Predicted 3D model of a 71-nucleotide RNA (transfer RNA) from a Mycobacteriales bacterium. The coordinates come from a structure-prediction model, not an experiment, and the mean pLDDT is 80. It matches the Rfam family "tRNA". Its family is annotated with triplet codon-amino acid adaptor activity in the Gene Ontology.

RNA sequence: GUGGCUGUAGCUCAACGGGAGAGCACCGGGUCGUGACCCCGGAGGUGUCGGUUCGACUCCGACCAGUCACC
Numbered sequence: 001g002u003g004g005c006u007g008u009a010g011c012u013c014a015a016c017g018g019g020a021g022a023g024c025a026c027c028g029g030g031u032c033g034u035g036a037c038c039c040c041g042g043a044g045g046u047g048u049c050g051g052u053u054c055g056a057c058u059c060c061g062a063c064c065a066g067u068c069a070c071c
Base pairs, nucleotide, nucleotide: 001070002069003068004067005066006065007064010024011023012022013021018054026042027041028040029039030038047063048062049061050060051059
């Protein structure tokens, strides 16, 4: 340089174009003699910019970052 893949919560990952979620972690409360376990609640978000669409995490383009292959 060319081509492929990936990018969603602090971490690991879901989400056939129509309500953005789970586990762990974190915060508050309950239970308990204390702590842990357990139970209830909460905060935290789609790499960036455009396009298509009534509607985009999802489709298209460019860019950025990571990764793999080739040279």